[in-house]
RNA sequence: AGAGUUUGAUCCUGGCUCAGAGCGAACGUUAGCGGCGGGCUUAACACAUGCAAGUCGAACGAGAAAGUCUUCUUCGGAAGGCGAGUAAAGUGGCGCACGGGUGAGUAACACGUGAGUAACCUGCCUUUUGGUUCGGGACAACAGUUCGAAAGGACUGCUAAUACCGUAUAAGUCAUUGAGCUCUGCGGGGCUUAAUGGGAAAGAGGGCCUCUAUACUAUGCUCUUGCCAGAAGAGGGGCUCGCGUCCCAUCAGCUUGUUGGCGAGGUAACGGCUCACCAAGGCAGAGACGGGUAGCUGGUCUGAGAGGAUGAUCAGCCACACUGGGACUGAGACACGGCCCAGACUCCUACGGGAGGCAGCAGUGGGGAAUAUUGGACAAUGGGCGCAAGCCUGAUCCAGCCACGCCGCGUGUGUGAUGAAGGCCUUCGGGUCGUAAAGCACUGUGGGGAAGGACGAAAAGUUGUAAGUUAAUACCUUGCAACCCUGACGGUACUUCCUUAGCAAGCACCGGCUAACUCCGUGCCAGCAGCCGCGGUAAUACGGAGGGUGCGAACGUUGCUCGGAAUUAUUGGGCGUAAAGCGCGUGUAGGCGGCUUGUUAAGUCGGAUGUGAAAGCCCUGGGCUCAACCUAGGAAGUGCGUUCGAAACUGGCAAGCUUGAGUACGGGAGAGGAUAGCGGAAUUCCCGGUGUAGAGGUGAAAUUCGUAGAUAUCGGGAGGAACACCAGUGGCGAAGGCGGCUGUCUGGACCGAUACUGACGCUGAGACGCGAAAGCGUGGGGAGCAAACAGGAUUAGAUACCCUGGUAGUCCACGCCGUAAACGAUGAGUGCUAGGUGUCGCGGGUAUUGACCCCUGCGGUGCCGAAGUUAACGCAUUAAGCACUCCGCCUGGGGAGUACGGCCGCAAGGCUAAAACUCAAAGGAAUUGACGGGGGCCCGCACAAGCGGUGGAGCAUGUGGUUUAAUUCGACCACGCGAAGAACCUUACCUGGGUUGGAAAUCUCCCAAGCGCCCUAGAGAUAGGGAAGUGCCCUUCGGGGAAUGGGAUGUUCAGGUGCUGCAUGGCUGUCGUCAGCUCGUGCCGUGAGAUGUUGGGUUAAGUCCCGCAACGAGCGCAACCCUUGUCACUUAGUUGCUACCAGUUAGGCUGGGCACUCUAGUGAGACUGCCGGUGUCAAACCGGAGGAAGGUGGGGAUGACGUCAAGUCCUCAUGGCCCUUAUGCCCAGGGCUACACACGUGCUACAAUGGCAAUUACAAUGGGCUGCGACAUCGUGUGAUGAAGCCAAUCCCAAAAAAAUUGCCCCAGUUCGGAUAGGAGUCUGCAACUCGACUCCUUGAAGUCGGAAUCGCUAGUAAUCGGAGAUCAGAACGCUCCGGUGAAUACGUUCCCGGGCCUUGUACACACCGCCCGUCACACCAUGGAAGUCGGAUGCUCCAGAAGUGGCUGAGCUAACCUUUCGAGGGAGCAGGUCCCUAAGGAGUGUCUGGUAACUAGGGUGAAGUCGUAACAAGGUA
Repeated sequence: AGAGUUUGAUCCUGGCUCAGAGCGAACGUUAGCGGCGGGCUUAACACAUGCAAGUCGAACGAGAAAGUCUUCUUCGGAAGGCGAGUAAAGUGGCGCACGGGUGAGUAACACGUGAGUAACCUGCCUUUUGGUUCGGGACAACAGUUCGAAAGGACUGCUAAUACCGUAUAAGUCAUUGAGCUCUGCGGGGCUUAAUGGGAAAGAGGGCCUCUAUACUAUGCUCUUGCCAGAAGAGGGGCUCGCGUCCCAUCAGCUUGUUGGCGAGGUAACGGCUCACCAAGGCAGAGACGGGUAGCUGGUCUGAGAGGAUGAUCAGCCACACUGGGACUGAGACACGGCCCAGACUCCUACGGGAGGCAGCAGUGGGGAAUAUUGGACAAUGGGCGCAAGCCUGAUCCAGCCACGCCGCGUGUGUGAUGAAGGCCUUCGGGUCGUAAAGCACUGUGGGGAAGGACGAAAAGUUGUAAGUUAAUACCUUGCAACCCUGACGGUACUUCCUUAGCAAGCACCGGCUAACUCCGUGCCAGCAGCCGCGGUAAUACGGAGGGUGCGAACGUUGCUCGGAAUUAUUGGGCGUAAAGCGCGUGUAGGCGGCUUGUUAAGUCGGAUGUGAAAGCCCUGGGCUCAACCUAGGAAGUGCGUUCGAAACUGGCAAGCUUGAGUACGGGAGAGGAUAGCGGAAUUCCCGGUGUAGAGGUGAAAUUCGUAGAUAUCGGGAGGAACACCAGUGGCGAAGGCGGCUGUCUGGACCGAUACUGACGCUGAGACGCGAAAGCGUGGGGAGCAAACAGGAUUAGAUACCCUGGUAGUCCACGCCGUAAACGAUGAGUGCUAGGUGUCGCGGGUAUUGACCCCUGCGGUGCCGAAGUUAACGCAUUAAGCACUCCGCCUGGGGAGUACGGCCGCAAGGCUAAAACUCAAAGGAAUUGACGGGGGCCCGCACAAGCGGUGGAGCAUGUGGUUUAAUUCGACCACGCGAAGAACCUUACCUGGGUUGGAAAUCUCCCAAGCGCCCUAGAGAUAGGGAAGUGCCCUUCGGGGAAUGGGAUGUUCAGGUGCUGCAUGGCUGUCGUCAGCUCGUGCCGUGAGAUGUUGGGUUAAGUCCCGCAACGAGCGCAACCCUUGUCACUUAGUUGCUACCAGUUAGGCUGGGCACUCUAGUGAGACUGCCGGUGUCAAACCGGAGGAAGGUGGGGAUGACGUCAAGUCCUCAUGGCCCUUAUGCCCAGGGCUACACACGUGCUACAAUGGCAAUUACAAUGGGCUGCGACAUCGUGUGAUGAAGCCAAUCCCAAAAAAAUUGCCCCAGUUCGGAUAGGAGUCUGCAACUCGACUCCUUGAAGUCGGAAUCGCUAGUAAUCGGAGAUCAGAACGCUCCGGUGAAUACGUUCCCGGGCCUUGUACACACCGCCCGUCACACCAUGGAAGUCGGAUGCUCCAGAAGUGGCUGAGCUAACCUUUCGAGGGAGCAGGUCCCUAAGGAGUGUCUGGUAACUAGGGUGAAGUCGUAACAAGGUA
């Protein structure tokens, strides 16, 4: 510090996800030790049991027992001493308000921070001043009586005090009234002083005889301590104020003790804190009131920081103590382990009544994913009481449990290569686990055993001594010294010895992100998954294994927080098209604001000072062996207060200025607005004339109108609406919007020149106004147009598009509505930043008679462009540039601009505006393709023009289907294809019979030469038997070897036309012989990419030329190759030829000959080369000449990058899988030849351009020894028999046929046509039954030119005619090749099909056979509405009213004080009663909120459902 994920690819926007750190955690697997920390986050749920607050005898009275000792005894016991002034209880004092727990409540002066208190309190403690007199009466304990189950009381009697009460005194204090000084915040405070009045106390302990009294002591002295009244301090607390402190505005208004005043009460104290009266205020958009949530902070986690999240442990503050209310005591409480009342709950009960409060420490139940021992000790620290000893202390210190966290240590170290065994993989060679192990040599942390053994302990106490105090060497206090004693942890830490490598490693991951790869299993199953995504037979993604990577006593998972996320943007984002500028204006609050001077000092800046607790973080040291941890010092704490200073800037105040803004004057421009009137054209309707059969409408029609006279045409009239031309990216207006002409009223802008005001400005939350169309209300109006509606068409349907009609509405007046793609998808204002060119308004200059033209200023409105900017497109002085000010708005897509609530509206609806749930995208711009019922250009037997076919018939053949035991398999734009040839074989299929190391191969061993022949059984394979026979090489003659045959062994293997062509190689098809497909460098672009390859011409061609940020190059095209067409030759003449010579059987037959033909070699020839024209001085095209051939002469071979997961595992090869007495191999027979039917390709025909018969011509290419076979004979013929020649330019196949000549047929199912069928034969072959071909005789079917549709062909072509060959024993109408005869037509590119180039649109990229929308049906999920129903919270009204404070009363009761006549009375009180307030409770009525609900509504998601086709291309109606 980033990464993955939208796309075919790119850039951007934007969300989702990951890598990091952290945690009071939990869960899973695993687990050796120690140190330091931490440990109910949930039910503030309920709690059994024990403990957690007591102490003081030096305040006081009283005072046991057990036991033991002594004495006595009636032997039962009694008394006394010790126990012991002890225990327990009581009065009294202090403490119990601390410490400990919890976070329910609380949005608040609760907390934090800083001030104030002149408005206050303060026990214990410290310092200090002055005191501490004299009296009195009670009540507990105790004793007795008594009630009660108990808890607990009642009555009578006794008694003490530092308990209670009265009195004296009063330095000071308090209250009242004065005086003076001083401070002040002007309210008041402080100090000094005077007068009057009020108001205190308690003793206890030690010692002594100095003083006093006295004669040994205390009433005395002294010391200590306590008590009272003051003054001060420290520490603590109360109250007040400034600032800070969560979310919701779908909470916008709240408030009656409310806000203030006067008076009173109350409090420690100010105060509506409370009450009476008076006034009507107070708070609120800088968020009142209401709702939700929450203890706050130091800090903690994260982050570079700013921030965000959090508030466990530790520390500060607050609140609470079963729930609610209340007071008492006290210095302090409205009190966790106190009291009273009410409520809920639990327990006891004799049913009458009582008791209780773990959110103290342990512990229990419950809840929960989840959190510990009913431990030890007061040794230390701290607290309470006490003079002290000491007692108490679940505070605390320790221990126990838990890997919960952090830190440290160990599980060995060195050496060791036959790289052992074994596992895994393997290309079978090896590789890897791996120096790893074993082996050898060492070490001893932890664990175990044994021994030693701490720090934490200092005080206190006792004794001595010194000082102080004192009369005192006493007591007491303080200092010093000595002695003695105290450890829960714990026999722990630590040290030493012994022991043995012995007892101690796991977890997750390995497709990318992200470090780490192979095998097997599985087969869209099982499963994985944080995101993208894996799995459908070769899964590095599932499960296992081997190996590897990471961390390591832990490792993963889950949850949560921050980060990454600049993804809420102060630092640090945006708003033309990605989400985002309010439809527009006026303007309030607010924010911001021109120039100059002075002043001030609020902001701002600087200095000083106070504070910012400790701990923590950071730095420097120190202590535990290190670390974690602990500890000392420092720094920091960005904040707040006070004070001093500065004066630039902002603000305030004052004074000015004119440039911002405005006013006055003069001009002209304009569909600016409102209103009244006027005008012509056109449509429609009405009346009349002319006139006759149609009109109208459409793609074509029909509905419709018309003989009752339409349409057309002429004249007249009515009525409503809109204003052609002018008219223009012209004008005006804030926007919406505004268009005939004239008048009236009226708003704004602009230009010019002067004068005036003097910042008067900009923006603008709320608010108010305007606001197209449609729509609504009331009343008019209504020509045309026209939702709805009707009809006609179209269509599969057509609730549409088209047509004919037609009502609201459109128009006017008044009133609503308040929305639009209200758009420049661009808020308003100001300033600045190159230009060019139009246009509108006004002005200036020059010139002119004038109008133009030209130069120039201001304002508007367009286009093109620089810099700049932008993701790109684009914008560019009218900014989307550079800046400032103010407002509005955005934060992934869907759900949804929806629900609920509120406001507005007559309604329709509008404004404001969520959530659950769901997806990993949704989107912008640009790129390359593909596609379009987009456009342009061009080509092709693509259409057209022609010729001949197919589709109808019969037959052949192939396919589908069906059938079958099997009809083997594959292919499907490639159906006479693989198959250039299925009777057996082929053959892969079926049935049956056999066989198992195999029909063939390799290795090892044994035997034998081998091949072949005969017989028997059998369908054959096969089995059995027999005869015959001994080869080759070497030899030491024993034998060995090669080849061949037979037999045997086998975790070695053969074999498979079994599967996978979607694992593959090779080969092939197709687009397509279409003209395309790319690269290097350069240039352009952020990039994908582009350029080149586009453009202008031209070509069969990316063929060539020209131009050009391109220049070159490659694969294709063309050419080079073969063949054909012409010619030539120092070429060659047999089997070919025969001009010439000779012979002749008359046949080039024979001898010469090689000229010609021909053969087959080598060459020549054609290149737009020449001429003319056109063309850009080009390429090229057109025409011509010459030529056998002319513009690639004809034909062939040749097939770019690629596409179709095209075809082939059945040619071959091959990975993987499968079979192995069978899916292999052998054999016989059958099948591939089936047959209702459908399709393709062909043959033969339907006839006279023909058929038949006879006769006569003319080819080329090929083939031939298991062969072609002349010729002869036989046969009607196929053919048979005999047989010459030929290994072929020699012989043979071999007859070419159509053609020609002559004759017959005479338009018919025929002398056409030949299917089918009967008979008889031939040939091939082991064998023609299933199932061959051919021949002869006979038979003589359909068919008379073929519907929709469709195929081939552009010249030696189509058509037609025959010939040959491959395969092959035989078996072509197929295939391939050969020649003979030999046409027609092409105007042309509108259309159909296919293709190429450019361009355009795109929501497609599996690429239009694409994408995609909505209803319906089904399943699931969350949500809204809903008659109701069940809770929770709360307002108001009323009833009721416990305990309790206060008020009143108090006839009952009453020790202290006063008076007294001693009877009593007074004062002061108590019980009781009553009043105000008031908790719980009850009733009624509202509000808010949650759950649930028949039914209902839409939404989302789902596998290949249904119906249509809305959108994306002009998406077929933009």